[in-house]
The prediction has a mean pLDDT of 83.
This is a predicted structure of a 73-nucleotide RNA (transfer RNA) from Gopherus agassizii.
Rfam family: tRNA. Rfam classes the family as a transfer RNA.
Taxonomically the source falls in Gopherus (Eukaryota, Euteleostomi, Sarcopterygii, Dipnotetrapodomorpha).
RNA sequence: GCUGAAGUAGCUCAGUUGGGAGAGCAUUAAACUGAAGCUCUAAAGAUCUGUGGUUCAAUCCCAGACUUCAGCA
Numbered sequence: 001g002c003u004g005a006a007g008u009a010g011c012u013c014a015g016u017u018g019g020g021a022g023a024g025c026a027u028u029a030a031a032c033u034g035a036a037g038c039u040c041u042a043a044a045g046a047u048c049u050g051u052g053g054u055u056c057a058a059u060c061c062c063a064g065a066c067u068u069c070a071g072c073a
Base pairs, nucleotide, nucleotide: 001072002071003070004069005068006067007066010025011024012023013022019056027043028042029041031039049065051063052062053061
């Protein structure tokens, strides 16, 4: 330099050929316990890397940018 993949909650990830943003772990609170742990219940937490476009409507479609990874040279 070229090609491909990925970017969503603190971490690991799902999601959808466009309309409700989610799971597990972690955190906090309550229950339980002599106290913890385990368990159970609940809550908080991301306008989905960023810009522009298409659309009534974009995490999803299109284009450029940025970052990371892999391959080729």